Predicted 3D model of an 83-nucleotide RNA (c-di-GMP-I riboswitch aptamer) from Domibacillus iocasae. The prediction has a mean pLDDT of 84. RNAcentral holds the sequence, with entries from Rfam and Ribocentre. Rfam family: c-di-GMP-I riboswitch aptamer. A reference for the family is Weinberg et al. (2007), "Identification of 22 candidate structured RNAs in bacteria using the CMfinder comparative genomics pipeline", Nucleic Acids Res.
RNA sequence: AAUUUGAAAAGGCAAAUCUGUGGAAACGCAGAGACGCAAAGCUAUAGGGGCUAAGCCGUUUGGUAUGCCAGCCAGCUGUCAGG
Repeated sequence: AAUUUGAAAAGGCAAAUCUGUGGAAACGCAGAGACGCAAAGCUAUAGGGGCUAAGCCGUUUGGUAUGCCAGCCAGCUGUCAGG
């Protein structure tokens, strides 16, 4: 340096839910909280997939992303211990 296995020790992140707040919504941010996670670090016009539908289109119930999700798959980067 590469690859592989794991998370013992020391640590890290933080689901649902509640409160406040932004937003049309999805969802985001902050605090509390801890379901879980070896990448639950970063990336959304590099790719796939999903959610919402303001505006626009059509008018029967609909369609549509420039909005959103990375803790869906994925890409990139990486800690500690052992092989």